[in-house]
């Protein structure tokens, strides 16, 4: 002592599905709380859809499969679903600092 690995801090990126009348169930690191709008409802309430610069957890930040596009894709599986695999050496995609370790390598001294 580059790169790398690990830890911490701040900042940033991302997804939130499928089934059920409901309760709830499946996979996963993670499948949600709140706010607003629209629709249904005589009204209250409740439900569905859309949006969010809000909050929480989780994951990821270029050695980038976190995540998105391709995709209302293809094969398998299932109650169903990116559930498993292909696609994928495809195309996109969000960083700085400090510390620890220490490889390649470099410098000095000695032999």
């Nucleotide at each position: 002592g580059a790169u790398g690995a690990c830890u911490c801090a701040a900042c940033g990126g991302g997804g939130u599905g499928c089934c059920u009348c409901a309760c709830g169930g499946c996979u996963g690191a993670g499948a949600g709380u709140c706010u607003g709008g629209u629709a249904a409802u005589a009204g209250c309430u409740u439900u569905a859809c859309c949006a969010g610069c809000a909050c929480a957890a989780c994951c990821c930040g270029c050695a980038g499969a976190a995540c998105c596009u391709g995709a209302a894709c293809c094969g398998g599986u299932u109650a169903g679903c990116a559930c498993c695999g292909g696609c994928g050496u495809a195309g996109g995609g969000a960083u700085u600092g400090a510390g620890u370790u220490g490889u390649a390598g470099u410098a000095c001294c000695u032999u």
Record summary:
TPP riboswitch aptamer (THI element) from uncultured Granulosicoccus sp., 111 nucleotides, folded computationally.